This is a predicted structure of a 71-nucleotide RNA (transfer RNA) from a bacterium. Model confidence (mean pLDDT): 81 of 100. It matches the Rfam family "tRNA". Rfam classes the family as a transfer RNA.
RNA sequence: CGGGCCAUAGUAUAAUGGUAGUACGCGAAGCUGGGGGCUUUGUAGCGGAGGUUCAAUUCCUCCUGGCCCGA
Numbered sequence: 001c002g003g004g005c006c007a008u009a010g011u012a013u014a015a016u017g018g019u020a021g022u023a024c025g026c027g028a029a030g031c032u033g034g035g036g037g038c039u040u041u042g043u044a045g046c047g048g049a050g051g052u053u054c055a056a057u058u059c060c061u062c063c064u065g066g067c068c069c070g071a
Stems, first nucleotide, its partner, number of pairs: 001070007010024004018054001025043007047063005
């Protein structure tokens, strides 16, 4: 310098045009003599900017960061 892949909650991951889910974690309540464990409930998220569209996490462009390949 060129090409490819990835970026979603504190962590790990799904959803790929139409309300963003799950598990762990964290908060609260309950069961238990206590601990552990279990149950219920709550919490918190689409990397940034622009474009297409009635509607974008999803499609397109650029940027940023990470990984890989080539030179």